[in-house]
Annotation
Transfer RNA from a Candidatus Berkelbacteria bacterium, 72 nucleotides, folded computationally. Its Rfam family is "tRNA". It was read from a public genome assembly.

RNA sequence: GGAUUGCUAGCUCAAUGGUAGAGCAGUGGCCUCUUAAGCCAUUGGUUCUGGGUUCGAGUCCCAGGCAAUCCA
Numbered sequence: 001g002g003a004u005u006g007c008u009a010g011c012u013c014a015a016u017g018g019u020a021g022a023g024c025a026g027u028g029g030c031c032u033c034u035u036a037a038g039c040c041a042u043u044g045g046u047u048c049u050g051g052g053u054u055c056g057a058g059u060c061c062c063a064g065g066c067a068a069u070c071c072a
Base pairs, nucleotide, nucleotide: 001071002070003069004068005067006066007065010024011023012022013021018055026042027041028040029039030038048064049063050062051061052060
């Protein structure tokens, strides 16, 4: 320098162009002599950035950024 893949909650990951979710973590409660475990409820999102297409974009297109892998 070229190619490919990825970027979504604090972490690991989902999401057919049509209300952005799960597990873990956090918070509150129940239980318990206490802690842990267990159970119930619940908070938390500028979907990497900027444009474009569309009635509607996490999803499709373009450019940029970062990371990984491969080629040279």